This is a predicted structure of an 85-nucleotide RNA (c-di-GMP-I riboswitch aptamer) from a Pseudomonadota bacterium.
RNA sequence: ACACGACAAAGGCAAACCCACCGAAAGGCGAGGGCGCAAAACCACCGGUCUAAGGGAUGAUUCCUAGGACAGCGGGGCUACCGAA
Numbered sequence: 001a002c003a004c005g006a007c008a009a010a011g012g013c014a015a016a017c018c019c020a021c022c023g024a025a026a027g028g029c030g031a032g033g034g035c036g037c038a039a040a041a042c043c044a045c046c047g048g049u050c051u052a053a054g055g056g057a058u059g060a061u062u063c064c065u066a067g068g069a070c071a072g073c074g075g076g077g078c079u080a081c082c083g084a085a
Stems, first nucleotide, its partner, number of pairs: 004083002012037002017032001019030001021028002035072001042077002045075003048070003054065004
């Protein structure tokens, strides 16, 4: 330096749920909470998933569509703390 990851040390993050706010929604954000996490830091590049305001189809009703969302779905990229085997 690269890989690897202890019942290590110091710390870190925070699922469900509840409350407030933002959003058409998916979802986000703050506080509580703590299921878990060695990248559960960051990036929508590839696959996937969710939503469908706007747009399109339609006689209705419904369907299609991402410049929206998910990094705690998988892969990839990129950066980082610690140091037993």
Its mean pLDDT, the model's own confidence on a scale to 100, is 91. Its Rfam family is "c-di-GMP-I riboswitch aptamer". From the family's description: GEMM was predicted in a large-scale screen for bacterial structured RNA regulatory elements.